RNA sequence: ACCUUCGGGGCAGGGUGAGCGAAAGCAAUUCCCAAUCGGCGGUACAGCCCGCGAGCGCUAAUCAGGCGCAUGAUCCGGUGAAACUCCGGGGCCGACGGUAUAGUCCGGACGGAAGAAGGU
Numbered sequence: 001a002c003c004u005u006c007g008g009g010g011c012a013g014g015g016u017g018a019g020c021g022a023a024a025g026c027a028a029u030u031c032c033c034a035a036u037c038g039g040c041g042g043u044a045c046a047g048c049c050c051g052c053g054a055g056c057g058c059u060a061a062u063c064a065g066g067c068g069c070a071u072g073a074u075c076c077g078g079u080g081a082a083a084c085u086c087c088g089g090g091g092c093c094g095a096c097g098g099u100a101u102a103g104u105c106c107g108g109a110c111g112g113a114a115g116a117a118g119g120u
Base pairs, nucleotide, nucleotide: 001120002119003118004117005116006115013033014032015031019026020025035104036103037094038093039052040051041050042049047092048091055069056068057067058066059065074090075089076088077087078086096107097106098105
């Protein structure tokens, strides 16, 4: 340098009732209570320390690449030489479009990426 393979998890249960319906009744995994999940590299083992990735725009026939924009969250105690990473406890966070307001449903996506492994 090229090729191949791999490369994201998750609302149990209860309540309310926007709305629909002549009524009976139906009606949110989105609201409320509660439940539940945690990509990749670095570093004492990390969703919340540092960095990267998923989105959008411009450029570009397309792809790649480049440029720009957007991009969340942690404290206390303990052990230790060293931990915002381990142990104990308490908190917090989660792209875009759709829909009754969504980390968890549906969709872009049988896609792509950070990267990992193997081969030549």
The RNA shown here (FMN riboswitch aptamer (RFN element)) has 120 nucleotides and comes from a marine sediment metagenome. The coordinates come from a structure-prediction model, not an experiment, and the mean pLDDT is 83. Of the family's consensus pairs, 100% are formed in the model.